[in-house]
RNA sequence: AGAGUUUGAUCCUGGCUCAGGAUGAACGCUGGCGGCAUGCCUAACACAUGCAAGUCGAACGAAGCACUUGAAUAGCUUGCUAUGACAGUGACUUAGUGGCGAGCGGGUGAGUAAUGCAUGAGCAACCUGCCCUUCAGUGGGGGACAACAGUUGGAAACGACUGCUAAUACCGCAUAACACUUCCGGAAGGCAUCUUUUGGAAGUCAAAGAUUUAUUGCUGAAGGAUGGGCUCAUGUCUGAUUAGCUAGUUGGUGAGGUAACGGCCCACCAAGGCGACGAUCAGUAGCCGGUCUGAGAGGAUGAACGGCCGCAUUGGGACUGAGAUACGGCCCAGACUCCUACGGGAGGCAGCAGUGGGGAAUAUUGGGCAAUGGGCGAAAGCCUGACCCAGCAAUGCCGCGUGAAGGAAGAAGGCCUUCGGGUUGUAAACUUCUUUUAGCAGGGACGAAAAAAAUGACGGUACCUGCCGAAUAAGCUCCGGCUAACUACGUGCCAGCAGCCGCGGUAAUACGUAGGGAGCAAGCGUUAUCCGGAUUUACUGGGUGUAAAGGGCGCGUAGGCGGGAUGGCAAGUCAGAUGUGAAAUCUCAGGGCUCAACCCUGAAACUGCAUUUGAAACUGUCGUUCUUGAGUACUGGAGAGGUUGACGGAAUUCCUAGUGUAGCGGUGAAAUGCGUAGAUAUUAGGAGGAACACCAGUGGCGAAGGCGGUCAACUGGACAGCAACUGACGCUGAGGCGCGAAAGCGUGGGGAGCAAACAGGAUUAGAUACCCUGGUAGUCCACGCUGUAAACGAUGAAUACUAGGUGUGGGAGGACUGACCCCUUCCGUGCCGCAGUUAACACAAUAAGUAUUCCACCUGGGGAGUACGGCCGCAAGGUUGAAACUCAAAGGAAUUGACGGGGGCCCGCACAAGCAGUGGAUUAUGUGGUUUAAUUCGAAGCAACGCGAAGAACCUUACCGGGUCUUGACAUCCUCUGAAAACCCUAGAGAUAGGGCGUUCCCCUUCGGGGGACAGAGUGACAGGUGGUGCAUGGUUGUCGUCAGCUCGUGUCGUGAGAUGUUGGGUUAAGUCCCGCAACGAGCGCAACCCUUGUCCUUAGUUGCCAGCAUUCAGUUGGGCACUCUAGGGAGACUGCCGGUGACAAACCGGAGGAAGGUGGGGAUGACGUCAAAUCAUCAUGCCCCUUAUGACCUGGGCUACACACGUGCUACAAUGGGUGGUACAAAGGGCAGCGAGACCGCGAGGUUAAGCAAAUCCCAUAAAACCACUCUCAGUUCGGAUUGCAGGCUGCAACUCGCCUGCAUGAAGUUGGAGUCGCUAGUAAUCGCAGAUCAGCAACGCUGCGGUGAAUACGUUCCCGGGCCUUGCACUCACCGCCCGUCA
Repeated sequence: AGAGUUUGAUCCUGGCUCAGGAUGAACGCUGGCGGCAUGCCUAACACAUGCAAGUCGAACGAAGCACUUGAAUAGCUUGCUAUGACAGUGACUUAGUGGCGAGCGGGUGAGUAAUGCAUGAGCAACCUGCCCUUCAGUGGGGGACAACAGUUGGAAACGACUGCUAAUACCGCAUAACACUUCCGGAAGGCAUCUUUUGGAAGUCAAAGAUUUAUUGCUGAAGGAUGGGCUCAUGUCUGAUUAGCUAGUUGGUGAGGUAACGGCCCACCAAGGCGACGAUCAGUAGCCGGUCUGAGAGGAUGAACGGCCGCAUUGGGACUGAGAUACGGCCCAGACUCCUACGGGAGGCAGCAGUGGGGAAUAUUGGGCAAUGGGCGAAAGCCUGACCCAGCAAUGCCGCGUGAAGGAAGAAGGCCUUCGGGUUGUAAACUUCUUUUAGCAGGGACGAAAAAAAUGACGGUACCUGCCGAAUAAGCUCCGGCUAACUACGUGCCAGCAGCCGCGGUAAUACGUAGGGAGCAAGCGUUAUCCGGAUUUACUGGGUGUAAAGGGCGCGUAGGCGGGAUGGCAAGUCAGAUGUGAAAUCUCAGGGCUCAACCCUGAAACUGCAUUUGAAACUGUCGUUCUUGAGUACUGGAGAGGUUGACGGAAUUCCUAGUGUAGCGGUGAAAUGCGUAGAUAUUAGGAGGAACACCAGUGGCGAAGGCGGUCAACUGGACAGCAACUGACGCUGAGGCGCGAAAGCGUGGGGAGCAAACAGGAUUAGAUACCCUGGUAGUCCACGCUGUAAACGAUGAAUACUAGGUGUGGGAGGACUGACCCCUUCCGUGCCGCAGUUAACACAAUAAGUAUUCCACCUGGGGAGUACGGCCGCAAGGUUGAAACUCAAAGGAAUUGACGGGGGCCCGCACAAGCAGUGGAUUAUGUGGUUUAAUUCGAAGCAACGCGAAGAACCUUACCGGGUCUUGACAUCCUCUGAAAACCCUAGAGAUAGGGCGUUCCCCUUCGGGGGACAGAGUGACAGGUGGUGCAUGGUUGUCGUCAGCUCGUGUCGUGAGAUGUUGGGUUAAGUCCCGCAACGAGCGCAACCCUUGUCCUUAGUUGCCAGCAUUCAGUUGGGCACUCUAGGGAGACUGCCGGUGACAAACCGGAGGAAGGUGGGGAUGACGUCAAAUCAUCAUGCCCCUUAUGACCUGGGCUACACACGUGCUACAAUGGGUGGUACAAAGGGCAGCGAGACCGCGAGGUUAAGCAAAUCCCAUAAAACCACUCUCAGUUCGGAUUGCAGGCUGCAACUCGCCUGCAUGAAGUUGGAGUCGCUAGUAAUCGCAGAUCAGCAACGCUGCGGUGAAUACGUUCCCGGGCCUUGCACUCACCGCCCGUCA
C1' cells in the first nucleotide's frame, strides 16, 4: 500500500466481497509448564444456608464468674468439709441505659436526554461530626425511664400495668461574648440587593464527668482543613411520517419555609415564557477519565481500574442525625415467599460464597486479618466476604519446552512415475552429547514496619543444590484466483464445496480420501460484533449535460455573503503570562521481577476551558466620506410581451334556388357510406363557428409556460445615448406568496371543422390496432378548480477574468457624395475553433474553463415514487415519502465484430433474356419409414440421400440362428517333444474328429551337445475387439470460396480497448495498379512460375507418314522422311505499336499486325479463419469397457424385405421420328490366370479351333448420330417398352432366396407433366456413340475419361439468393436460429 467481481475487450461511475487490528466472547478439533490479568454482556428473575458492623466497663446501674476477708447455718471425725450474708479486689464476661460508628467501605446500571455528566466560573445566598490552631469556661440543683422485681395478655412476634434505681441520659437556675436580635452613630470598600470594620444601649442562650502519676472528655466563640449544598455558561444520541407547547405556566408585590437562593409553597396583580439556532412529543441510553481502530480528522465503545450520579422487591413518607429522605433502619400501600393455635406475625443477596431459572456463555457454600485500609476504644484489643491469598477456566497477554550435533546403503514402508526414476529425506535407524520442563531428594527466603522482642494466610511457596533418563510433552487450518502452498485415486450437475468470483454433467490442482506441500503453533479454525480498507456522507476529502442527482418559473421574508477611502473600538483573530486540565492510561527515559507480559520512579503530554496583558493587517461594529455596483430622471428607436373591444378576407360545412345526370367517395386493393326522393360537379344568395396562407427567417418578445390577420385603447419589461440626481440602497434566498402547456373537473353559453369513447367496413391465424366511412365528450367563450409534462439546453441564480474567426436582430459613433459598403462599440441570438476541462462524447466568453457567494438535489439495482400517516383537491389525483424481501450487479461513454424487412458502391448463371430439364409415367438406384431372428454400421439443409461402396449369390460381412475353440485365427518370450507338409479313407452341414501313407530340414561342433526356422503339447506374461467416446485427439476431408481478403514490424494518434497502414479519388477478375494521405515497409493470399490445348521453328524418323520414283488387292514392299504424326528442345503475346478518353497516372475504348489480344481456352493450385462440420468402420491413438467372450472358426440366412414418402438417374410419350437396306468420318484407353484375328457351327447370346500381340507393330474395334434410298402418316400407333410365359447361353463349388445375356411370344403406364424447382454464357448447352477402373460373373441406366455433330440469349442490376468494401443504428457478442416481455404449468 491494495485486490477480486458488470464487458468479447476498454475507460468510467457504482455497489458487493476479501486481505489488517480488536474482544468480559461462544462453538469445533486439540492440549505440556509457568507468570500477570480477567471471568452472568441474558432474568434490576426468585432465593435455602453461612458469613458481610460493630465497639467502648477509662460514661452508668445491675447480674454472673474468680479471688480475698469471711458473719451465719448444717454435717460431724472438734477442726475439717459443704453452703454462704455484708464488704473488697479483677487489665474476667455482658443483657440493658448511654456515647461514637452504622450516610464509610462493598454491589448494580433498572431509571434518567437533564434535579445527570464533562469543562470552566460564581455564592455579597450556605452548612460542615471526628481533625488542627487560638480565646474563654466547666458553678450549683432537680425530676425521671430502662435494666431489675412482681402481676398479666399472646401460639408466636411482641407487649401492658405496678413498684425500685444510676449516669458523660434528661430538665431548669447562675455566669457570659469576639455569638445572635433590635436601636442610635463613625469610617472604608464594592457588584444592584449590599459588604467589612468600629463605638454605645437593651435583650437571649452553655457545660460532664472518667481514670488517676501523666492525661482525656465537655461547653461557648473565631479561624483553618476536609466533605457537601445551590446557581450560571458551553458541550452532550435519533426521529419533522412529532410544529406548535405552557395556568404555578412567565414575571412582580407581600407573607411562609429552608443551612441557603428561588413559584420552593401561598395570596393578590400583570399576561407573559419556550420554539425552525428544532420547543413539545416519541424512541434509545447511566456520564466521564479512558478503551478499540485510524496516517490524521474522525468512527465505534463506556467490561475490568479511577471520578461523579442514580438505585437497593415495587411505589410513597417522614424520623434520628453534622451528614440519609438511609442496601444488611422505621412507617404505610402493592406483589411474592414463609410461619400460624387463623386471631395475627416474619422477610427482602443489584454484599461474599452458593442454589434454581434464563442462556451460546461466565468460577469455591475455600484460608487469613500476616500486610494495606476502615469502625470503636486511653490502650490491650475486638470487628472487617473491604482487602491479602489460595482454588477453577488456554478467557486473554507474555515467556519456556516438546531435544542438540553428526549421520547416504540416499534403507524399509508410503505416494507418484515417461518404469529410467522422483519424493517423503538427514527425516528415521545408528553414534556422540545436553537436562530447560515434568519427577524425586536436601537447603530455603523478601514481603515485618528504620531501639529490642513477638507476629506469615500465602508456604516448606519462589529460589538454590543434587539425582534420574531423550527420558514426561503437537496440534489445527489451508493448498482454483484474491492468497503462501499440487499430484493420484474415487465420484460423475450426484454426493458435496463456497467469503466474492464460482467449482461438480467420465481425464475435477475447487467435492471425498491419500501422499506431498504452505501457514500458525499450545493453540488453530469458525461464528458474532466494532473500526479500517470505504475519498462509499467527502471538515481534512466527493459530486449533479449523458452514470444517482438543478427545484417548471418568478417575487420575496428570515438567514448567509457583500464595493473604494479614512478614524475609533477590540467581539472574532494572533502573541505572551497565570490558573486549571485528579490519579491511573498513552509516549519517552531510567529502574525491579533471570527476559517479557507486569510493576515502580521521573519527564513530557493531556491539542481544552477560564482570567489577564498586548497587536490592529483581515472579518466585525460605530462614525465620516466617495462613485465605479445598484437605482432615478431625460432623449430615442425595436418587438407574435400582456389585457380588452371592434373589423376583415380566403377556406370547410350547412341551408335555399338554378343548370345537369349516374355515379360519387375512399384505398395498396376494397368495402361500409352518400346518390334517380337527383348526389358528386357547377352557378348565385344566405347562415354559423373556428383558425389567421403568403410575409416567415437556428428572426423577434417574454421569468418560465408561451406569444403570429388588421385597427384602437390601457399596460409591463428590455436596449442604446447622455451623465443631472441618490450614495452600497447589492447578490442569493429555507419557509411563504404568485404564475404555470396539454389533458381533466364544476356552472352557464357555443359547436363549422377536427376528434378520445363508440359503431360499421377492411387487413389478419386473431386485430378490442395501424387503413377507411361515420361519430359523442372535448377542442372555442366566461367564471372557478386542478398544479402536473422529455415543464429539456435533460446544463440553478449572480459577479469577475481567460486567443480568435464568421453570420444574424436592435441601437449609437466614425469615415464617406451617399440611405449602401467599411471601421469601432453596447445589448441579444447562432456556427466554427485555441488554451483549459472531461470517463469519453463533448463544452469552449451564451463554459461543462479559472475563481467567489447563496440556494436546490444525489449516495448500488429492484421493491417504489409504491404502502401507511399528514397536508392540498369536488373528483381524478398531487405533494411529502418508507420498510420487509431480493440480486451482484444495475448503469454511462467509447471500441471490435455480427446483425437490420438502414443507406451507398460493386460482383457472381444471382435475377433478367434464352436453351434443355426435373416435379406427372414405367423402371434402376440411394434414403426415410415400416417389417424382421437379422434386415450390420456410418453420412442429415445448402455442404446426407447412383454418398463411404472403382461393383453384398459363398467370400466380402462388421448383422442374425445354430454348431464349435479358449495363450487362442495373428505377434514376442520360456520349457519339453518332434521335422513340417502333401496325399488317401471314414463320420459330420462344415468347422472338426479318428485312421492310413509318409520317417526326412539348415548351421557350428571338442561328437557330449548348442543355435536357427517349422510343427505339436504346456505354463504365464499377453494376444484379440468393425466394442464406447470424432464433444479427449493426430491425420485426412467437406463448406463459405478461387471469394479477395487476412495479418505483422516500426512509427504516429488515443488514458484505454483500439485506430492508422487496409480509409479516400480513379481502375481491375483481383488489397490489380496509379494518385493522394502519419504513415513507411513486409508476410500469407491474387497474379506469375507447373501441366494440357491452339501457331511456327528445330532435332529424331520406328511400330508412324507417302509428295515425287518403282511395286502391290492393300504404305504391301523398295526407297524417302518433304508433309501428317509422334516426343524432346525452342520461338511466340508484353497493352509492345497507333488513335481517342483519362489527371501529363493507372487504366479503358477502338485499330493495325498476328495462329492467338488484353489472365487466349482448360486443369492443378484453396490465405487467416468459421461450422465442438464429417470420419475412433481406411489408418494411428488417450481413456473407459469385454477376456471359456463384445475375441476366433464353420454352416445356413440377412444386408436384395414392402401399405408408403423423398432424392438422383435411365427409357419414353414420337414424324427434327420409328423400321429396313446401303455408305463414311474419331479420340482416348485396356490387354498374358489377358486381349483374342481368321475359319467353321448356331436366328442369337455363344461354342469349337486357333494365328498374332507384354503391343504407335497384334487384338478389344463395325464408332454412333450424320448422309443416301425405301416404308410408316398421327394412331396408344410399325410410338413406348414395363411385366409375364416358354426355350436357351455364359461365369462360377454353387445362380432357389439373389446374377447377366439371347431368341420367340406377351405389349402395362405414358399423348410433354400442378404448385414449385435445377443446370448452362461457346466448341458451352443440347445430342451421339466409344473406352476404362472395380471385376470369376454382374444387377453399370452409376462413376471417371474420350471424341463426333453443334445452338439460342444477356436490354440491364429494380427485385430474389450469396458475397466484398464504406457508412449508420443497436439493450446483440453463444453474435437475429440473438436478446427479451406477459400469461399459464
A computed fold for a 1385-nucleotide RNA from an uncultured bacterium, annotated as small-subunit ribosomal RNA. Model confidence (mean pLDDT): 85 of 100. The RNAcentral record of the sequence draws on ENA and SILVA. Rfam family: Bacterial small subunit ribosomal RNA. Rfam links the family to the GO terms structural constituent of ribosome and ribosome.